[in-house]
């Protein structure tokens, strides 16, 4: 240096153009329990960034950053 691949909440991952981006595990508040575990309710957090196509982008296409591989 080239060249392939990945980037979604705190952590892991769904969702391949159709519109309140889901879920699990954490956290936080209730409910229950003498009390805690543990079950059940509810909440908070999210699409790396830019530009473009589209009526509509997490998705397509360009550049960027970041990680992870491959190759001399």
């Nucleotide at each position: 240096g080239c060249c392939c691949g990945c980037a979604u909440g705190g952590c892991u991952u769904a969702a391949u153009g159709g519109a309140g981006a889901g879920a699990g595990c954490a956290u936080g508040a209730g409910a229950c329990u003498u009390c805690u575990a543990a079950u059940c309710u509810c909440a908070a957090u999210g699409u790396c960034c830019c530009c473009g196509u589209u009526c509509g982008a997490u998705u397509c296409g360009g550049g960027g950053u970041g990680c992870g591989g491959g190759u001399a």